[in-house]
RNA sequence: CCACGAAAAAGGCAAACCCUGGGUGACCAGGGGACGCAAAGCCCGGGGACUCGCAGGAGUUGGCCUGGUUGCCGAA
Numbered sequence: 001c002c003a004c005g006a007a008a009a010a011g012g013c014a015a016a017c018c019c020u021g022g023g024u025g026a027c028c029a030g031g032g033g034a035c036g037c038a039a040a041g042c043c044c045g046g047g048g049a050c051u052c053g054c055a056g057g058a059g060u061u062g063g064c065c066u067g068g069u070u071g072c073c074g075a076a
Stems, first nucleotide, its partner, number of pairs: 004074002012037002017032006035063001041069003045066003048061005
């Protein structure tokens, strides 16, 4: 340095649900709250699911899978 992920250390994030606000909606933001997460950091590249639309399409989901990229620690 790469791979890897522990009965290690320092920490980090925050599901469901509740309140407030935004959105046609999926859902998003803030506060509370912790189901969990070794990237549950970031990016719609590919796929899936969901929403709107008569359709063409547009949007949401990165904590659905995959891909890319950056990062803490150092046992086996």

Overview:
Model confidence (mean pLDDT): 88 of 100. The RNA shown here (c-di-GMP-I riboswitch aptamer) has 76 nucleotides and comes from a Deltaproteobacteria bacterium. NCBI's taxonomy places the organism under Bacteria, Pseudomonadati, Myxococcota, Myxococcia. It was read from a public genome assembly, where an Rfam model found it.